[in-house]
This is a predicted structure of a 1530-nucleotide RNA (small-subunit ribosomal RNA) from an uncultured prokaryote. The sequence is in RNAcentral, with records from ENA. Its mean pLDDT, the model's own confidence on a scale to 100, is 84.

RNA sequence: CGAGUUUGAUCAUGGCUCAGAUUGAACGCUGGCGGUAUGCUUAACACAUGCAAGUCGAACGCGAACGGUACUUCGGUACUUAUUAGAGUGGCGGACGGGUGCGUAACGCGUGGGAAUCUAUGCCCAGUAGUGGGGUACAACAUGUGGAAACGCAUGCUAAUACCGCAUACGCCCUAUGGGGGAAAGCAGGGGAUCUUCGGACCUUGCGCUAUUGGAGAAGCCUGCGUCGGAUUAGCUAGUUGGUGGGGUAAAGGCCCACCAAGGCGACGAUCCGUAGCUGGUCUGAGAGGAUGAUCAGCCACACUGGGACUGAGACACGGCCCAGACUCCUACGGGAGGCAGCAGUGGGGAAUAUUGGACAAUGGGCGCAAGCCUGAUCCAGCAAUACCGCGUGUGUGAAGAAGGCCUUAGGGUUGUAAAGCACUUUCAGUGGGGAAGAAAGGUUUUGGGUUAAUACCCCAGGAUUUUGACGGUACCUACAGAAGAAGCACCGGCUAACUCCGUGCCAGCAGCCGCGGUAAUACGGAGGGUGCAAGCGUUAAUCGGAAUUACUGGGCGUAAAGCGCGCGUAGGCGGUUUGAUAAGUCAGAUGUGAAAGCCCCGGGCUCAACCUGGGAACUGCAUUUGAAACUGUCUGACUAGAGUGUGGUAGAGGGAGGUGGAAUUCCGCGUGUAGCGGUGAAAUGCGUAGAGAUGCGGAGGAACACCAGUGGCGAAGGCGAUCUCCUGGACCAACACUGACGCUGAGGUGCGAAAGCGUGGGGAGCAAACAGGAUUAGAUACCCUGGUAGUCCACGCGGUAAACGAUGUCUACUUAGCCGUAGGGAUCCUUGAGGUCUUUGUGGCGCAGCUAACGCAAUAAGUUGACCGCCUGGGGAGUAGGGCCGCAAGGUUAAAACUCAAAUGAAUUGACGGGGGCCCGCACAAGCGGUGGAGCAUGUGGUUUAAUUCGAUGCAACGCGAAGAACCUUACCUGGUCUUGACAUCCUGCGAACUUUCUAGAGAUAGAUUGGUGCCUUCGGGAACGCAGUGACAGGUGCUGCAUGGCUGUCGUCAGCUCGUGUCGUGAGAUGUUGGGUUAAGUCCCGUAACGAGCGCAACCCUUGUCCUUAGUUGCCAGCGGUUCGGCCGGGAACUCUAAGGAGACUGCCGGUGACAAACCGGAGGAAGGUGGGGAUGACGUCAAGUCAUCAUGGCCCUUAUGGGCAGGGCGACACGCGUGCUACAAUGGACGGUACAGAGGGCUGCGAAGCCGCGAGGUGAAGCCAAUCCCAGAAAACCGUUCGUAGUCCGGAUUGGAGUCUGCAACUCGACUCCAUGAAGUCGGAAUCGCUAGUAAUCGCGGAUCAGAACGCCGCGGUGAAUACGUUCCCGGGCCUUGUACACACCGCCCGUCACACCAUGGAAGUUGGUUGCACCAGAAGUCGGUAGCUUAACCUUAGGGAGGGCGCCGCCCACGGUGUGGCUAAUGACUGGGGUGAAGUCGAAACAAGGUAGCCGUAGGGGAACCUGCGGCUGGAACACCUCCUU
Repeated sequence: CGAGUUUGAUCAUGGCUCAGAUUGAACGCUGGCGGUAUGCUUAACACAUGCAAGUCGAACGCGAACGGUACUUCGGUACUUAUUAGAGUGGCGGACGGGUGCGUAACGCGUGGGAAUCUAUGCCCAGUAGUGGGGUACAACAUGUGGAAACGCAUGCUAAUACCGCAUACGCCCUAUGGGGGAAAGCAGGGGAUCUUCGGACCUUGCGCUAUUGGAGAAGCCUGCGUCGGAUUAGCUAGUUGGUGGGGUAAAGGCCCACCAAGGCGACGAUCCGUAGCUGGUCUGAGAGGAUGAUCAGCCACACUGGGACUGAGACACGGCCCAGACUCCUACGGGAGGCAGCAGUGGGGAAUAUUGGACAAUGGGCGCAAGCCUGAUCCAGCAAUACCGCGUGUGUGAAGAAGGCCUUAGGGUUGUAAAGCACUUUCAGUGGGGAAGAAAGGUUUUGGGUUAAUACCCCAGGAUUUUGACGGUACCUACAGAAGAAGCACCGGCUAACUCCGUGCCAGCAGCCGCGGUAAUACGGAGGGUGCAAGCGUUAAUCGGAAUUACUGGGCGUAAAGCGCGCGUAGGCGGUUUGAUAAGUCAGAUGUGAAAGCCCCGGGCUCAACCUGGGAACUGCAUUUGAAACUGUCUGACUAGAGUGUGGUAGAGGGAGGUGGAAUUCCGCGUGUAGCGGUGAAAUGCGUAGAGAUGCGGAGGAACACCAGUGGCGAAGGCGAUCUCCUGGACCAACACUGACGCUGAGGUGCGAAAGCGUGGGGAGCAAACAGGAUUAGAUACCCUGGUAGUCCACGCGGUAAACGAUGUCUACUUAGCCGUAGGGAUCCUUGAGGUCUUUGUGGCGCAGCUAACGCAAUAAGUUGACCGCCUGGGGAGUAGGGCCGCAAGGUUAAAACUCAAAUGAAUUGACGGGGGCCCGCACAAGCGGUGGAGCAUGUGGUUUAAUUCGAUGCAACGCGAAGAACCUUACCUGGUCUUGACAUCCUGCGAACUUUCUAGAGAUAGAUUGGUGCCUUCGGGAACGCAGUGACAGGUGCUGCAUGGCUGUCGUCAGCUCGUGUCGUGAGAUGUUGGGUUAAGUCCCGUAACGAGCGCAACCCUUGUCCUUAGUUGCCAGCGGUUCGGCCGGGAACUCUAAGGAGACUGCCGGUGACAAACCGGAGGAAGGUGGGGAUGACGUCAAGUCAUCAUGGCCCUUAUGGGCAGGGCGACACGCGUGCUACAAUGGACGGUACAGAGGGCUGCGAAGCCGCGAGGUGAAGCCAAUCCCAGAAAACCGUUCGUAGUCCGGAUUGGAGUCUGCAACUCGACUCCAUGAAGUCGGAAUCGCUAGUAAUCGCGGAUCAGAACGCCGCGGUGAAUACGUUCCCGGGCCUUGUACACACCGCCCGUCACACCAUGGAAGUUGGUUGCACCAGAAGUCGGUAGCUUAACCUUAGGGAGGGCGCCGCCCACGGUGUGGCUAAUGACUGGGGUGAAGUCGAAACAAGGUAGCCGUAGGGGAACCUGCGGCUGGAACACCUCCUU
């Protein structure tokens, strides 16, 4: 510090996710030791049991039991030991310590101040003054008595530091300033005089007590500031706010009361609702922040729930009291008892949190003079890997790189120096031994000092001595033995370090995100190996971070989410130049405070560390004070540049009102006139012979204002368009004068606000939602047509929304970039014009810098700044629900959540596509010729059938295709019968040469029997080949997967394209080059050009054909010469043809024209051939998961007495039917008969097979020749010359069938070809539709070959004869280039919308129902304080002895908890039924959107419709293009 994820790729926006740190954690697997911490986050749920607050005999009276002493009547009594036990009176303490976080949004807390509390103030410190003298009761106790108990009641006795007076009063309190009032308690130690009733008095010391002052410490009160969320909580408040006077309190105060006034709080958020103890701190973060408030520390609140007071210095009191309530327990049913949110512990809840331990040794607390007692505070131990820290589980050596495992290309690699082996060490754990510190005090004794009259007592300091440890025989040290007792967990597709095999087969499963899994999974499960951490490791939950993803530091708003539709204006925020003052903000210094702990720095102590500890720094804050005066603020004086006013002009569809005008539509009247009009893609509905439409004249009425008219004008926006008049707002220009900051923005507020819509009343020509009819269509609730109502218009109201858009808030200033238009005004110049220049205000186009993700913006900014407002924070749900406000309604405005997804989005790029555009090409169309589609047959295929009809190929690019040839074989299929190391390969063992003859059974495979035969090499052991048998490794498979593959092939397409290097441009994907202007068959070439070059393609090179030459001359040839049997036959020739080798030739080379002085094109000459001469081979990058596992090869899987092998028969040949490809025809350009010509290219030894003879013929016979320019196949046919037929189902056509044959072959039944005789079907040129072909082509004619025993109408070749047409590119199809739109990228066979149906999920409404909480009104009223009191009662004091003062009980009054009644608010849960929403995989109906998406889309509004939607009105461009019916899906 970043990374993954939207896309084919890119940049941006934007969310989701990850890597880090952390925790009072929990869960899973695992687990050696120690130290230090921490440990009910949930039920403030309920609690059994034990303990957690007592102490003091030096305040007081009693005083059991044991012991001792004395006396004794032996019954006992008295005293004593004691600080006895034990209660009781009394004092101090139970208000601390310990727990918890319910409540509380508050002066509760934090921080800083303050006054009215400082005497009401315990204990402590210091000071001052006292401590005199009397009295009275009540416990305990005793007796009696009630009760189950708890607990009482009555009578009687008694002490005190208990209680009450009196005296005194420095200071104290009250006061009318004269005065008045108020206190106490003793106890203990010691003692020289003096006195004594022998108790003591007295003195002294100490501890107490009383009054009072000050302090320390602690507490109460007030206050500035800070302190969560919600405005879908906007108004709240009657003791409320203030005053006066009282009461009350320690104390100010409506704290309380009476009276008076009507205030107080609130947008700077009152009130209400929800949530929550606050802080130091803790976690995270670079910081700012965010989250949090366990342990430790400070404060607060609470103690079963609610209320209340008492006591006290302190409480409204956790282990006190009273009352009410709920719950639990005891009970004799009459009554009683209790409160673990103390420590342990139990149940319950929960994912989850420990022992009913030890000790007061230390630290601290209470009481006490003290010893001491008490102390679940505390210190320790126990449990828990809960966290942090430390240590160990060995170290060295060791290659035969062992074995085993795993992988393997079978060689090896890896685990791996790892192990074993050898040599060492012994931490920790174990056993034995030793063994601290934590202890200071205290007691006793003694020395010195203080106090004192005192050598007592007491206190302080020192010495000696003695005693105190829960932890614990712990820390630590040491000895011994032995590598001995001690390693796991997660991960290994990317992010993210780490890879292979097997299993599984969209299953099982994984997953933090992206995503893996459908037979080769580094992603599931296992294994081997590896990586990371380590006594832990992972997971889950949670917080911060990354997230600049709420942006103060530190974001945005033209198109991504985001500028209010537009003004005016309140509060608020901000504000021109200058003088002086001030000092609120601001800045600086000082002082106080900011607890300790923690964090940080420097030291110290535990062996280190964690941990502990000393010091420092810091605590960014608040307050006080001193200063500074630039800036902001405030006050004050001035100024004119902002703003405004005045004067004079100018332009304008600015607004409102009232008149007027012409053209047109429609309607009405009259005339002329006759058959149609109208409408459409085409029609129809409609109108018209009752006279339409057309035309002329006249009239009525409403609405809108052609031309002018213009990216022209005006207005804040919406918007405004004939013309005249009136009223009225704003802007601009020029020059001067005036005011003197009067300004900008603007939450709320208020006004205006298109169209549609609503209300009332008018009006109504045209247009036109709804509606009706006609078309279109599968349907057509639409598009098109004919009609047509609201509405559109006017007046007055309402409504308040639009793509209300520049998708751009308003205002200000600035910018060394400008140029060109246009509207209004002004200045100036002259050549006075349709002029030039300058300036200002508007309004446009282009463009630099700059900005921007890009597109783009660019002085009218989206640039650079400032001020203020509004708004945004992933997509969907949703601008929706419910609530509030507004509205007559429609609806508007404000505005969520659950749930769901990992994207949604912007700009640009490359493709692809378009029922977008432009250019161009192709037998693509057109122009022609001939076909197919109809018939019969052949052949292939689908379908059907079958035991099997083997398999594959399936739009073009399957279908006379694999198959260049199924009777058996082939053959893969079926049936039957058979074999199991196998028909075939390698290895091993045994036997045998190999091989062969014959017979039997069988359909055969096969089985049995049988004959002949003993070979070759040899080192004499044996070996090689072959056969049979056996054993197991293995063979074998046309079994599956062409979607695991190689190879080969098809197709676009012989189309002209496809790319690269360097450079340049762009953030980038990419672009450029390759586009443009020409040209070409061509990305062919030329020119231009930020490109320059290059590669694969094109072309050429290759083969063939067309002309010529050279060479050669047999088997080919024969001009000339000779011969001849007349046949190039022979001699001969080498000229010609030909053969087959090599050359030449053609290159737009030449001429003319066009073109740009180019490339090139057109025409011409020459030439055998002319513009790639014709044909072939040759197929770029790629596309189609195209085809082929059945040519072959091959991974994986599957079968192994069978899915393998072999045999016989059958099938591949079936046949209601559909389709493709062909053949033959339908005839006279023909058929038949007869005669006569002319090829090319091939093949031939298991072959071609001549002549001759036989047969009507197929053929037979025969055998010559030929391994081929020699011989044979082999007669070419159409053609030509004659004859005949005469338009007919024929002398056309030949299917079918009968008979007879031939040939091949082991065998023609299923199922061959051919021949002859006979038979003689359909068919008379073929519907919709469709195919081929542009020249030696189509058409037509025959010939040959491969395969092959035989079997072509197919296929591959060959030659013969030999046309027609092409104006042209509008259209159909395919393709190329450029451009445009796109929501497509699996790429239009794309994407995608809504209803309906099904399942699931969350949610709204709902008659209601049930809770919680709260307001108001009322009833009721326990305990208790306070107040009143006439009844009853009463120790201390007073008394005149009667009584009084004072007190108590009772009763009454105020307040009030619980409770109750009624009526509202808020909130939660639930609810028959119901509404929409989301998700799901397939379904139904359509086809709304994306291309001009086939009617451009969208926004607002209104109506309509199964649904997407359609239509009307107004608006926007975020629409293509410059033209015609509709037409769904994948």